[in-house]
Record summary:
RNAcentral holds the sequence, with entries from ENA. Bacterial RNase P class A from Candidatus Cryptobacteroides sp., 367 nucleotides, folded computationally. It matches the Rfam family "Bacterial RNase P class A". By type it is a ribozyme. Rfam's curators write: Ribonuclease P (RNase P) is a ubiquitous endoribonuclease, found in archaea, bacteria and eukarya as well as chloroplasts and mitochondria. Rfam links the family to the GO terms tRNA processing, ribonuclease P activity and dimeric ribonuclease P complex.

RNA sequence: AAGGUGGGGUGGUUUGUCGCGCUGCGAGGGUUUCGGCCCAAGGGUGAGGAAAGUCCGGACAGGAUAGGGCGCCCUGCUGGGGAAAGCCCAGAUGGGAGUAAUCUUAUGGAUGCCGUAACAGAAAAUUACCGCUUUGAAAGCCAUCAGGUUCUCGGCCCUCGGGUCAUGACUGACUGGCUUCGGGCAAGGGUGAAAACGUGAGGCAAGAGCUCACGACAUGUGGCGGUGACGUCGCAUGGGUACGGCACCAGGGCCUGCAAAACCAAAUAUACUGGCAGACGAGGGCUGCCCGCCCGAUGCCAGGGGGUAGGUCGCGAAGAUAAAUGACAGACUAAAACAGAAACCGGCUUACGGCCCCGCCUUUUUU
Repeated sequence: AAGGUGGGGUGGUUUGUCGCGCUGCGAGGGUUUCGGCCCAAGGGUGAGGAAAGUCCGGACAGGAUAGGGCGCCCUGCUGGGGAAAGCCCAGAUGGGAGUAAUCUUAUGGAUGCCGUAACAGAAAAUUACCGCUUUGAAAGCCAUCAGGUUCUCGGCCCUCGGGUCAUGACUGACUGGCUUCGGGCAAGGGUGAAAACGUGAGGCAAGAGCUCACGACAUGUGGCGGUGACGUCGCAUGGGUACGGCACCAGGGCCUGCAAAACCAAAUAUACUGGCAGACGAGGGCUGCCCGCCCGAUGCCAGGGGGUAGGUCGCGAAGAUAAAUGACAGACUAAAACAGAAACCGGCUUACGGCCCCGCCUUUUUU
């Protein structure tokens, strides 16, 4: 210098003119039933880092100021912070990305039950395709050895009745070979993201943690280090993988949401209470009024609670109820990003042009 990576800050300033909301600041003026009310120069004050999404937590408020159980939902390594949080900081172990700085992801416990492991492959968890093997009172064939002479082939001898040797059948074998059946083997081949601990030796019919040595891993235990997750050294034990769900453990969670809620309170109707009138006709209909006709049990006055409109409050040193926070001109090289409060607070997430500061990594060059 270039590229990368982690963190922090800023989010136009200033002058002039004009304009807007609020103001329990207000010269002055108007009005008055003397309590106030109205106008008003001027003064003060007036959006964000995210005001956004409304995702998490809280506070506040109401639901009968009550308690318990089941179910359901959320969270889940360790330490610290925090009111709490699906929050923040630091750290541990395993996996993944990157040359690196660094980023990212997972995490309670553990026994039981259940599910999944596509394609390929014999087999994805009680597996045999090729391959190796034959410990099998299995079947068959061949060979070998032994036995045997009733039958069979043949030789020899004789007193012709037999005797003897011996082939095959036959019998046996703790013999060898082959085939079939049945069995054993997860070592080897090949498949896959993953194949039943690795290497060597022994062992075996052949094999295998089957056994042994060394190593890896898991669990338990002891020493040392650490607050802890955990690390490290030793000893003992172990051999059916990975992922997920349910049961289990620990912690938390009721619902609604400032249009919450509270206070004051018209008109009209009215619960309730009191008074008066009323079948000797209240009141109503026809009607402008009287008479008349018709209907026939309530009507009037006063008090009064709840509740509606409306107002106040909740509500703030921005803060309304159609809702202000702006416009123009000049200067600062340019003024441009995302974006506009609607009850409040803490977080998270998302959006964002430019500028500034700090740490680290890689490559190249110079001294």
It is recorded under the gene name rnpB.
The prediction has a mean pLDDT of 75.